[in-house]
């Protein structure tokens, strides 16, 4: 040292959860790596890898032991962002409302501002006037079977007779009363009038005369108090995500190093 047969182990590992703990089947990482059948209110096991059957590979790239690297998990610390519950109204944002404050776009003003003072309106009360409505009168119209009225055919009644009476219908008129009522009168009402007349009258405002003589307004913005709600922000507490710090487990892969037995040559 070579051939050739075995054995010890190897055919995947972690990590979070789950448990007294521990391995699995569920779930991520890694990455490519026997097969079959079982397993979450589970299986199985008590210190070692699921239990049960079957297969390959075998002392080395491949088992085994240290290292180093660090995929990615889990626990603290901090930040951030979002989200849910609760709170109150304190500082803010929002809105409302105020200020003798600050800054101002722009108007206004010597063809006279702010301010004064004076007159007259606005405002109140009395009358009138005028509209408007309503009543009544005027005017007109209709309007009585017999119990209004004038005429009164016909009939009717008194008379020898001339005559005479009453008197229905019809026609003519009118009374109560009903309609109509452009104008006209008279009464009342009136919440109407760019109408009048007289009185009253605080501020304000608006017309005009005057006195004086240089400032007034002023949209917005800012600041400062108020108020008001509770969307946001704030304050309490629990969730999601992403991100740090500082641990802890750590796959894959790098390096260094272990590890046999028969038999023949």
């Nucleotide at each position: 040292c070579c051939g050739u047969g075995c054995u010890a182990g190897g055919c995947g590992g972690g990590g979070a959860g789950g448990u007294a703990g521990c391995g699995g089947u569920g779930c991520c990482c890694u990455g490519c790596a026997c097969c079959c059948g079982c397993a979450a209110u589970c299986c199985g096991c008590u210190c070692u890898a699921g239990c049960g059957g079957g297969g390959c590979c075998g002392a080395a790239u491949c088992c085994c032991c240290g290292u180093c690297c660090g995929a990615g998990g889990g626990g603290c610390u901090g930040g951030g962002c979002c989200u849910c519950g609760g709170g109150g109204u304190c500082a803010g944002u929002a809105c409302g409302c105020c200020g003798a404050c600050c800054g101002g776009a722009g108007g206004c003003g010597u063809c006279g501002a702010u301010g004064g003072c004076c007159a007259g309106g606005u405002c109140c009360c009395a009358c009138g006037c005028g509209g408007u409505g309503a009543g009544c009168g005027c005017u007109c119209g209709c309007g009585a079977a017999c119990c209004a009225g004038g005429u009164c055919a016909g009939a009717u009644c008194c008379g020898g007779g001339a005559g005479g009476a009453a008197g229905c219908a019809g026609c003519c008129u009118u009374a109560a009363g009903c309609g109509a009522u452009a104008c006209c009168g008279c009464u009342c009402a009136u919440g109407c009038g760019c109408c009048g007349u007289g009185g009253g009258g605080a501020a304000g405002c608006c017309u005009g005369a005057c006195c004086g003589g240089a400032g007034c307004c002023g949209a917005c913005g800012g600041c400062g108090a108020c108020g008001c709600g509770a969307a946001c922000g704030c304050c309490c507490g629990g969730g999601a995500c992403c991100u740090u710090u500082c641990u802890u487990c750590g796959a894959c892969g790098g390096c260094g190093g272990g590890u046999g037995c028969g038999c023949g040559g």

This is a predicted structure of a 265-nucleotide RNA (Bacterial large signal recognition particle RNA) from an Actinomycetota bacterium. Rfam family: Bacterial large signal recognition particle RNA. Rfam links the family to the GO terms SRP-dependent cotranslational protein targeting to membrane, signal sequence recognition and signal recognition particle, plasma membrane targeting. Rfam's curators write: The signal recognition particle (SRP) is a universally conserved ribonucleoprotein involved in the co-translational targeting of proteins to membranes. The prediction has a mean pLDDT of 76.